Context: one part of a larger RNA
Molecule: small-subunit ribosomal RNA, 3' major domain
Organism: uncultured bacterium
């Protein structure tokens, strides 16, 4: 000097505690194990692997298995020889990759000897590898953690390793500020500067609005930019004010005024390390392996298997509810190989139509829960929908293995869940729709928006984690 202690002190987090709501029982979805398989490619392993790589496995992806083909090759560059433009259409055989054909076309230039581009063939240098090793690595991430640390110069102490500053008293979300001090300064964190959100001004007024005058089924049109709303420039919020408290200090508590009060909410931003963490399958890259296979191309299976154990999710188990009518109210997005109105066909999935829309104009697109009426009256039920017949729809070359979706018809477990465990402090939880990625087609995953909207916090003794100081030490 760290590091650890079931050593001590102080202090902090939904760490306990106060309180709402889950999981763990059920059933399905999805990830892992295991097991089976020809194959069930691969990676990820406590927290920080398990709706994770994969923002979407029919085929392609596709890494894997059987089969069947090729070997300078699917791919790049370079020699040297040879042949033909590229391309198009088509038999035949084959499961298809491929093989043997037929027809067709006849490229630019030019000294007519060749010369280029593109293609095929041959040779040869090579190409190839989702082989191996994250314990050779770059690069990127995760995690302790947005936790307040980490650390240098010069001086100064000690024989030195090292202290000091960075300890002490207060304060603070903060090594954040003051005061003190052998220290004085710096720098990397912190906070500010960024985006958005809450409140106004002023510019601007279509495709946004409509108070006034007029007019209509309808801001539909004339007109008009007051108002919302848009999206540029500003203003505001700094403990500035004012009382106490405090050491005459940093700063606390409490007030006023203000849409906003003391880092106003939210995001982005994540030191110095640490875990030989995570990735050689994103790339890139040493080294070892392969070179008629471990490269490479098709079919066609597999990645979806199923006695089982586990994560994560969805739906329920009902009357604060189900079912039937009526009826009102957002926001974020997306839109040309696209989003498709209105009308029309079907119970419906869809179909038909094809308007308009390069979108504050047209489409997606009825938001639901909420309200208001009715029926159900306590039950395995008019809760619940698993699972299974039939009959359809859509996308797609193809939907048996293996999509989603509709509709009749069937209706399993389930009566609120043992030990144990999880989120959450407010516009949150819980709860209700509704957009996008990806994407032909597939969402109960993930990323967003919005609507309605609680309860509780006495307090830090205790469990987990982290920070300062100190004190032991058989530990480096």
């Nucleotide at each position: 000097u760290g590091a650890c202690g079931g050593g001590g002190g102080c202090c902090c987090g939904c760490a306990c505690a106060a309180g709402c709501g889950g999981u763990g029982g059920a059933g399905c979805a999805u990830g892992u194990g295991g097991u089976u398989u020809a194959a069930u490619u691969c990676g990820a392993a406590g927290c920080a692997a398990c709706g994770c790589g994969a923002a979407g496995a029919a085929c392609c992806u596709u890494a894997c298995c059987a089969a069947g083909g090729c070997u300078u090759g699917a791919c790049a560059u370079a020699u040297a020889c040879u042949u033909g433009a590229c391309g198009g259409u088509u038999u035949g055989c084959g499961a298809a990759a491929g093989u043997a054909g037929a027809c067709u076309u006849u490229c630019u230039u030019u000294u007519c000897g060749g010369a280029g581009a593109c293609a095929g063939g041959u040779a040869u240098a090579c190409a190839g590898g989702u082989g191996g090793u994250g314990c050779a690595u770059g690069g990127u991430u995760g995690u302790c953690g947005u936790c307040a640390g980490c650390u240098c110069g010069u001086g100064u102490c000690g024989u030195g390793a090292g202290a000091u500053g960075u300890u002490g008293g207060g304060u603070u979300a903060a090594g954040u500020c003051c005061c003190g001090c052998a220290a004085c300064g710096a720098g990397c964190g912190c906070a500010a500067c960024c985006c958005u959100u809450a409140u106004u001004g002023u510019u601007a007024g279509u495709u946004g609005c409509c108070a006034u005058c007029a007019u209509u089924a309808a801001g539909u049109u004339g007109g008009g930019c007051a108002c919302u709303c848009u999206a540029g420039c500003g203003a505001g919020a700094c403990u500035g004010c004012c009382g106490g408290u405090g050491a005459c200090a940093a700063a606390c508590c409490g007030g006023a005024g203000g849409a906003a009060g003391g880092u106003g909410g939210g995001g982005a931003u994540g030191a110095c390390g640490u875990c030989a963490a995570a990735u050689c399958a994103u790339c890139a890259u040493g080294c070892c392996c392969c070179u008629u296979a471990u490269g490479u191309c098709u079919u066609g299976g597999g990645c979806u298997a199923c006695a089982c154990a586990c994560g994560u999710g969805c739906u329920a188990c009902a009357a604060u509810g189900g079912c039937c009518g009526g009826u009102a109210c957002a926001a974020c997005g997306g839109g040309a190989u696209g989003c498709g109105a209105a009308g029309g066909a079907g119970u419906g999935a869809u179909c038909u139509g094809g308007a308009g829309c390069u979108a504050a104009u047209c489409c997606u697109a009825c938001a639901a829960a909420a309200c208001c009426g009715g029926u159900c009256u306590c039950a395995g039920u008019u809760c619940g929908g698993a699972u299974u017949g039939c009959a359809g729809g859509c996308u797609g070359c193809a939907a048996u293995u293996c999509g989603c979706c509709u509709g009749c018809a069937u209706g399993a477990a389930g009566u609120c869940g043992g030990a144990a465990u999880c989120g959450c402090u407010a516009g949150u939880a819980a709860u209700c729709g509704u957009g996008g990625a990806u994407c032909a087609g597939c969402a109960u995953g993930c990323c967003g928006c919005g609507g309605u909207g609680a309860a509780u916090a006495c307090g830090u003794c205790c469990c987990c984690g982290g920070g300062c100081c100190u004190u032991g030490u058989a530990c480096a």